The part of an RNA shown here (small-subunit ribosomal RNA, 5' domain) has 523 nucleotides and comes from an uncultured bacterium. Its Rfam family is "Bacterial small subunit ribosomal RNA". The coordinates come from a structure-prediction model, not an experiment, and the mean pLDDT is 87.
[in-house]
Context: one part of a larger RNA
C1' cells in the first nucleotide's frame, strides 16, 4: 500500500460497487422454457350469436377464443459452480481432411397418389404412477410414383436421389358454388456461394518434488479393412520392432486457464472474488436416443447411495438456476417488484413466456461526497485537574448576543430513462389492379417496475447527528492518584520489587474520523 475479509467499541445522510473464500453437504415450499389455431382433427372451460324451453334449463363450433391431443420450432441459448483436469485443457501463432438449424445472396422446382395413427367412443387391468385391447378420423405427421437445374456413385455405357402447404386480396373467364384462375406474403425441396458457430491437427509457453530413473505392447510405424461430418491405432487383422527419457520420461503432490488484479521506481513477486473469453461438471458411475447442434443442469435408460409415497404388488425425486431451510463456519443478504427498458424463445402480427435482465430490500463490506453549525463573546464565570497555594490549565471553550438552514423531517411542483407497435394519410415498390402486402415520411393515440424517485420551491427550528486508538524509545503526544516483580502491559527493545510519563483510573494532550483499532493474508 492492499483485501470478496472477520472481530471489538462506535455509528447521521447520499451516490456507485460488492456480498458462502468453509460442506461439488443435504434440501421443505414457490417460481426459473415455452410458444404457434396463419400446420391439423376438433371444442373441456369462458363470452357472444342462433334454435328449443315445462322458464329450472337444454341444444348448436356458427363467432371470439381455446383445455387436452397430433405436428413444428425452441428446451444444445441464457443462468450456476470450479469437483475433476498438469494436458483430450488454456494462451499465442499457424494449418487441412470437415460439418453448420435460423440468417444473407444466387440457380432450378413445388406435379400426381396411398396407407395409417393420437385425440374421441367402447371395454379391461392397477392403490397409484400409469397401461392394454377394439372401433372412427386429420395434417406442413408418415410412405411410394413422376420429374432432376443440380448432387452422389460409376466399369464413363449408365444407375440412384426431392418437396407441403397455409394466409390476404381480386377484374374478366370457368365452376360440381367448395373453388379453379391471377397475384402478394409466409413456408417447403434440391443445390452453389457467404456469414456465424463448431469439430480436428501442429509449434512454442504453462506449479512443486530425483528421499520418484527408467517408462510403454495398440505400445511406435506400415499395409488391408471398418468407423466418423472429417484426419488419425480412433477400432480391427497381419507385418516390422519400435516410441519416450537427466533439455527430467514415468510416478507422487497441488491446481480450472487467460484478459487481468494487488504490490513495486522498475525488474520481479503474490493472486485469478466481481466483469469478459475458453474449458469442465450438473446426486455418484456408465450408456446411448433424438437432433443442424447434446452423449443433454430443470430429457431418456441401467447400476449405486440417500430421501419420500404405497393397498407391499410397485412407484417418485435430484437447487453447483432465483429466493429460502438445516448443517459446517470467524464469516456472507429478500421465500421482494416488473417485463417499463435491453436481450432471448415462439408467432405474419397482436401477443405470450423469460428469478436472463432492469429495479427495490438487507449489510459502514469497500470507494467517493456531505453534514453534525457560523460569527461574536474575558467577569478569562462555575466545576474539574495540577500547584511552589501566588497561580496555571481546561478556555473563546461554555453561557450570553447576532445569524444561517446543507442533510434528515413536512408540504407543493416535477424532467429523462419511450422508442416502437397500433390507427389515419401522402409518396414509392409490387401487380392485370386504384385490392392486399412492403418501404419511407407526416399526423394522431397511448405504453414506467423503479417512484412517496432525480431536480426545483416553500415551512419550522441550532433544532435530530462523534467516536475510536494512542501519549517510555522507534513514533506525534505528560502530569497526578492507586498498585508494589502483585495485578497487569508488550510489535521489538523491554516496563512493574513504595516517588512507574511503560500496569489501572483521572485531568490534559496527539492522531485519524462515520469511522477507529485488532487479527489474518499478500507485495
Nucleotide at each position: 500500500a492492499u483485501u470478496g475479509a472477520a472481530c471489538g467499541c462506535u455509528g447521521g445522510c447520499g451516490g456507485c460497487a460488492u456480498g458462502c473464500u468453509u460442506a461439488a453437504c443435504a434440501c421443505a415450499u414457490g417460481c426459473a422454457a415455452g410458444u404457434c389455431g396463419a400446420a391439423c382433427g376438433g371444442u373441456a372451460a369462458c363470452a357472444g350469436g342462433c334454435c328449443c324451453u315445462u322458464c329450472g334449463g337444454g341444444g348448436u363450433g356458427c363467432u371470439g377464443a381455446c383445455g387436452a391431443g397430433u405436428g413444428g420450432c425452441g428446451g444444445a441459448c441464457g443462468g450456476g459452480u470450479g469437483a475433476g483436469u498438469a494436458a483430450u485443457g488454456a494462451g499465442u501463432a499457424g494449418g487441412a481432411a470437415u460439418c453448420u438449424g435460423c440468417c444473407c445472396u444466387g440457380u432450378a422446382g413445388u406435379g400426381g397418389g396411398g396407407g395409417a395413427u393420437a385425440a374421441c367412443c367402447c371395454g379391461g387391468g392397477g392403490a397409484a404412477a400409469c397401461u392394454c385391447g377394439g372401433g372412427c378420423u386429420a395434417a406442413u405427421a408418415c410412405c411410394g410414383c413422376a420429374u432432376a437445374c443440380c448432387c452422389u456413385c460409376c466399369a464413363a455405357g449408365g444407375a440412384g436421389g426431392a418437396a407441403a402447404g397455409c394466409g390476404g386480396g381480386g377484374g374478366a373467364c370457368c365452376u360440381u358454388c367448395g373453388g379453379g384462375c391471377c397475384u402478394c406474403g409466409c413456408g417447403c425441396u434440391a443445390u452453389g456461394g457467404g456469414a456465424u458457430g463448431a469439430g480436428c491437427c501442429u509449434a512454442c509457453u504453462u506449479c512443486c518434488g530425483a528421499u520418484u530413473a527408467g517408462c510403454u505392447u495398440g505400445u511406435u510405424g506400415g499395409u488391408g479393412g471398418g468407423g466418423u461430418a472429417a484426419u488419425g491405432g480412433c477400432c480391427u487383422a497381419c507385418c516390422a520392432a519400435g516410441g519416450c527419457g537427466a533439455c527430467g520420461a514415468u510416478c507422487g503432490g497441488u491446481a480450472g486457464c487467460u484478459g487481468g488484479u494487488c504490490u513495486g521506481a522498475g525488474a520481479g513477486g503474490g493472486c485469478g472474488a466481481c466483469c469478459a473469453g475458453c474449458c469442465a461438471c450438473a446426486c455418484u458411475g456408465g450408456g446411448a436416443c433424438u437432433g443442424a447442434g447434446a452423449c443433454a443442469c430443470g430429457g431418456c435408460c441401467c447400476a449405486g447411495a440417500c430421501u419420500c409415497c404405497u393397498a407391499c404388488g410397485g412407484g417418485a425425486g435430484g437447487c453447483a438456476g432465483c429466493a429460502g431451510u438445516g448443517g459446517g463456519g470467524a464469516a456472507u443478504a429478500u421465500u421482494g417488484g416488473a417485463c417499463a427498458a435491453u436481450g432471448g424463445g415462439c408467432g405474419c402480427a397482436a401477443g405470450c413466456c423469460u428469478g436472463a435482465u432492469c429495479c427495490a430490500g438487507c449489510a459502514a463490506u469497500g470507494c467517493c461526497g456531505c453534514g453534525u453549525g457560523u460569527g461574536u463573546g474575558a467577569a478569562g464565570a462555575a466545576g474539574g485537574c495540577c500547584u511552589u497555594a501566588g497561580g496555571g490549565u481546561u478556555g473563546u471553550a461554555a453561557a450570553g448576543c447576532a445569524c444561517u438552514u446543507u442533510c434528515a423531517g413536512c408540504a407543493g411542483g416535477g424532467a429523462g430513462g419511450a422508442a416502437a407497435a397500433g390507427c389515419a394519410u401522402a409518396g414509392g415498390g409490387u401487380u392485370a389492379a386504384u385490392a392486399c402486402c412492403c418501404c419511407u415520411g407526416u399526423g394522431u393515440c397511448u405504453u414506467g417496475a423503479c417512484g412517496u424517485a432525480a431536480c426545483c420551491u416553500g415551512c419550522a427550528g441550532a433544532a435530530g447527528a462523534a467516536g475510536c486508538a494512542c501519549c517510555g524509545g522507534c513514533u506525534a503526544a505528560c502530569u497526578c492518584c492507586g498498585u508494589g516483580c502483585c495485578a497487569g502491559c508488550a510489535g521489538c527493545c523491554g516496563c512493574g520489587g513504595u516517588a512507574a510519563u511503560a500496569c489501572g483510573g483521572a485531568g490534559g494532550g496527539u492522531g485519524c474520523a462515520a469511522g477507529c483499532g485488532u487479527u489474518a493474508a499478500u507485495c